Predicted 3D model of an 82-nucleotide RNA (transfer RNA) from a Clostridia bacterium. The coordinates come from a structure-prediction model, not an experiment, and the mean pLDDT is 81.

RNA sequence: GCGGGUAUGGUGAAAUUGGCAAACACGCUAGAUUCAGGUUCUAGUGUCGCAAGACUUGCAGGUUCAAGUCCUGUUACCCGCA
Numbered sequence: 001g002c003g004g005g006u007a008u009g010g011u012g013a014a015a016u017u018g019g020c021a022a023a024c025a026c027g028c029u030a031g032a033u034u035c036a037g038g039u040u041c042u043a044g045u046g047u048c049g050c051a052a053g054a055c056u057u058g059c060a061g062g063u064u065c066a067a068g069u070c071c072u073g074u075u076a077c078c079c080g081c082a
Stems, first nucleotide, its partner, number of pairs: 001081007010026003019065001027045006046055003058074005
C1' cells in the first nucleotide's frame, strides 16, 4: 500500500429484510430481610434537564417519510496479502 472484520448505556451484549435503539444478564441506587455483612426478594437505573423536552449506535457527511442497518469519507484495533 491492497483486501476483509470489529466499534451500540457503567460492563457483556441484542436489535437477521431500513420501521418503538439498548431486549436479556451483570453492575449500581433505594427499600425489605439480618445484630452486621452476604444470599434472597421488591422497585428504579442510557445522557442532559426542576420540568416540558432535547440528545445518543467510533467520528463526519449523504440517501430516505423513516438509518445501528444502505452509500461516501475517515479514526482506532484485529486478521490476511504484498